[in-house]
RNA sequence: AUUCCAUCCCGAGCGGCCGAGAGACCUGGCUCGUCGACGCCGCAGCAACCACCGGUCACCGGCAGGUGCUUCCGCCAGGACCGAUGGAGG
Numbered sequence: 001a002u003u004c005c006a007u008c009c010c011g012a013g014c015g016g017c018c019g020a021g022a023g024a025c026c027u028g029g030c031u032c033g034u035c036g037a038c039g040c041c042g043c044a045g046c047a048a049c050c051a052c053c054g055g056u057c058a059c060c061g062g063c064a065g066g067u068g069c070u071u072c073c074g075c076c077a078g079g080a081c082c083g084a085u086g087g088a089g090g
Base pairs, nucleotide, nucleotide: 003088004087005086006085007084008083013043014042015041016040017039021032022031023030025079026078027077028076029075044070045069046068049066050065052062053061054060055059074082
């Protein structure tokens, strides 16, 4: 790479840098953005997928070590060999 499983309306923001687009793709809407969006970095924070600890063990509680996440229901509707995150197999 690829396959399988689970989740995708809980929760959690400040600062700095950059500078024109951004909200995954197509169509149509809607929204955000020079009062600086999107992105990147730092710090802070959130939580229970894995690991670990405990229990009255189909499950529950704790824990931030490994990931992840912190505007947004994956923005909405339709579409498709769609995508994201975690775990497992290999």
This is a predicted structure of a 90-nucleotide RNA (SAM riboswitch aptamer (S box leader)) from Sciscionella marina DSM 45152. It was read from a public genome assembly, where an Rfam model found it. The model forms 93% of the base pairs in the Rfam consensus.